A computed fold for a 72-nucleotide RNA from an archaeon, annotated as transfer RNA.
The coordinates come from a structure-prediction model, not an experiment, and the mean pLDDT is 82.
It matches the Rfam family "tRNA". By type it is a transfer RNA.
């Protein structure tokens, strides 16, 4: 340099065009307990950036950025 794949909360991940982006974990609060742990309830937190297509984009297309693998 070229090709393929990937990028969603602090972390892991679901979502393949249409509801408020769902779950786990983590953080905070409350309950329970003599205390702790475990458990229950509530809550906070995310679509890599820009542009395009579309009535509507996390999802499709283009460019860029970053990562993994392969070729040279």
């Nucleotide at each position: 340099g070229c090709g393929u794949c990937c990028g969603u909360a602090g972390u892991c991940u679901a979502g393949u065009g249409g509801u408020c982006a769902g779950g786990a974990u983590u953080g905070g609060g409350c309950c329970c307990u003599u205390c702790c742990a475990a458990g229950g309830c509530c809550u906070a937190g995310a679509c890599c950036g820009g542009g395009g297509u579309u009535c509507g984009a996390a999802u499709c297309c283009c460019c860029g950025c970053g990562g993994a693998c392969g070729c040279a």